This is a predicted structure of a 477-nucleotide part of an RNA (small-subunit ribosomal RNA, 5' domain) from Asparagus officinalis. Its mean pLDDT, the model's own confidence on a scale to 100, is 83. The organism belongs to Asparagus, within Eukaryota. Its Rfam family is "Bacterial small subunit ribosomal RNA". The full RNA is in RNAcentral, with records from SILVA.
Context: one part of a larger RNA
């Protein structure tokens, strides 16, 4: 000198764009953050004089809750980065080739009875389906062969047709696995390893594999630093630097890991699952003491910790995602507004004229000098500001549809009106005098200053620097 997710002191007019718990992965009141489909199904309710039609709904069923959002605790590892590989899986989507024959039994809802304080249940009975099962058929698969295993679902419509279902092949995108190289520190950590290293048989997986197991062999790894200990999410990037390199990993993007702590599986194309399940633990709340409930490292917000970090806001209008044939619906993703000079950038706080060189302050050699054309005064302008009027783009897609927002912007009127501070002035380092103080009070980044004329303390006048900021402090180059 630069940088910053900064802190702090004094000060403060506006706008645009960004950014905002770096600490306790501490504990959380309250609200919201994942639903949707009646064009899969039986039923109930509302409404209707009846039929027809319509609307809404608990339940069965389907798809989605593995995305999106958060955090960085753990992890020194195939976790990440770069470059490759073969033994794999893949819902929805695209292309393509075929198929959907015949039957059946239930379970919710519902009704009746009933247990419990509640959470939530129990028994009996009825019922539908794109829920479930059997059977036939065949691609496929196993097998030398014989043979064995093994699919399907309909709906709307008069029909064409559209959407869906099953099987095979291919694709796209996604994912699992393997490997070469790279990736902090300590030797005051030197040996480590028993499923350990390899083989065979068996099991297991979507797949390779000690992944698991029985037997056999005794291997494997290490001063090119194993093991152990400490620290740490990794990267694109960011900051500094001419570069070499050093530091760092907020925001944005890719990957990984985690979801009160530990463990486990279920379902599923995909999870060992933040707002799913089970078990254990700590904590919280309710209780009729028998038993139950919860998990903000989602968005707001509270307490606490801390030098320190925002609103319990608006809207689904746009973009995007889930579901749906669609209308639509849901979305604290996202888009916006609010708060904070936290940062970057831009604008303003007036312009021109104006010497009796005014009053006043300060200095003085008392002649004067300086603040200083600065003010007053004259004249001009209106960026800003106030008021009034007009008023968007963002909307795709013929019409309609905008949270932001009566915002941005434009026009008119008014009046210099509403707007300057902070630090420094001994040298480094731009800027000097007076008064007070008297090694005191104090200053200080370093050298140092202060003991009676202090350019270094304090005040004043003046000056210098930067400017809606200026100093200081922390960290880093």
């Nucleotide at each position: 000198g630069g940088a910053c997710g900064g802190g702090u002191g004094c000060u403060a007019g506006c706008g645009g764009c960004a950014u905002g718990c770096u600490u306790a992965a501490c504990a959380c009141a309250u609200g919201c953050a994942a639903g949707u489909c009646g064009g899969a199904c039986g039923g109930g309710a509302a409404g209707u004089g009846g039929u027809g039609u319509u609307u809404c709904c608990a339940g069965u069923g389907g798809c989605g809750g593995a995305c999106g959002g958060g955090u960085g605790a753990g992890u020194a590892a195939c976790a990440c980065g770069u470059a490759a590989g073969a033994a794999c899986c893949u819902g929805c989507c695209c292309u393509u080739a075929g198929g959907a024959g015949g039957g059946g039994a239930a379970c919710a809802a519902c009704a009746a009875c009933u247990g419990g304080a509640a959470a939530c249940g129990g028994u009996u009975g009825c019922u539908a389906a794109u829920a479930c099962c059997c059977u036939g058929u065949a691609a496929g698969u196993u097998g030398a062969g014989g043979a064995g295993c093994a699919a399907a679902a309909a709906u709307a419509g008069g029909a064409a047709u559209c959407u869906g279902c099953c099987u095979g092949a291919g694709g796209a995108g996604g994912g699992g696995c393997u490997c070469a190289c790279g990736u902090c520190c300590g030797a005051u950590u030197a040996g480590c390893u028993a499923g350990u290293u390899g083989g065979u048989g068996a099991g297991g997986c979507a797949a390779u594999a000690g992944c698991u197991u029985a037997c056999c062999a005794a291997g494997g790894u290490g001063a090119u630093g194993a093991u152990c200990a400490g620290u740490a999410g990794c990267u694109g990037g960011u900051c500094c630097g001419a570069g070499a390199g050093g530091a760092u990993g907020a925001u944005c993007a890719g990957c990984c890991a985690c979801a009160c702590u530990g463990g486990g599986a279920c379902u599923g194309a995909g999870g060992c699952a933040c707002g799913g399940c089970c078990c254990a633990g700590a904590c919280u709340c309710c209780u009729a003491c028998g038993g139950g409930u919860g998990g903000u490292a989602g968005c707001a917000g509270u307490a606490g910790g801390g030098a320190a970090u925002u609103u319990u806001u608006c809207a689904c209008a746009a973009u995007a995602g889930g579901c749906g044939a669609a209308a639509g619906u849901c979305u604290g993703a996202c888009g916006g507004a609010g708060c904070a000079a936290u940062g970057c950038c831009g604008c303003g706080u007036g312009g021109a004229g104006g010497u009796a060189g005014a009053a006043g302050g300060c200095c003085c050699a008392u002649g004067g000098g300086u603040c200083a054309u600065g003010a007053a005064c004259u004249u001009c302008u209106u960026u800003u500001c106030u008021c009034a009027g007009a008023g968007a783009a963002g909307a795709a897609g013929g019409a309609a549809u905008g949270a932001c927002g009566g915002u941005a912007u434009c026009u008119g009127a008014g009046g210099a009106a509403u707007a300057a501070g902070c630090a420094u002035c001994g040298a480094c380092u731009a800027a000097c005098u007076c008064u007070g103080u008297g090694c005191c009070a104090g200053c200080a980044g370093c050298c140092a200053c202060g003991g009676u004329a202090a350019g270094a303390c304090a005040g004043a006048g003046g000056a210098u620097g930067c400017a809606a900021g200026c100093g200081u402090u922390a960290u880093u180059c």